[in-house]
Molecule: c-di-GMP-I riboswitch aptamer
Organism: Lysinibacillus telephonicus
């Protein structure tokens, strides 16, 4: 000078989980706290997985009458009234997550 990681040294990060008169539609973030792990658990969502679906797109009304109909009787189609701008299902990132893998990035220390 490297970096291929140690029961080294410095120091750094902080999962679960509690608390919060924070932010968010939610997922999740923040801020106090606490320590399971981390050698990039520093940055960048750039592929990919995964998570949620606020906006947005599809579906889906209920009770009665008329006609269909010159006897029985259906699809349909019209009218009215109630609900109603919602709800309910599914689809879906432009939102999250880099402490789910990749990929780029830059960095401290360094024995054997």
């Nucleotide at each position: 000078g490297g970096a291929a990681g140690a029961u080294a040294a410095a120091g750094g990060c902080a999962a679960a989980c509690u608390a919060u008169u924070c932010c968010g539609a939610a997922a999740g973030g923040g801020u106090a706290g606490g320590a399971c792990g981390c050698a990039a658990a520093g940055c960048c969502u750039a592929g990919g997985g995964u998570c949620u679906a606020a906006g947005g797109u599809u579906u889906a009304g209920u009770a009665g009458g008329a006609u269909g109909a010159a006897u029985c009787a259906a699809a349909a189609u019209c009218c009215u009234g109630c609900a109603a701008u919602u709800u309910a299902a599914a689809c879906g990132a432009u939102g999250a997550u880099c402490g789910c893998c990749u990929g780029g990035u830059u960095a401290c220390c360094a024995a054997a």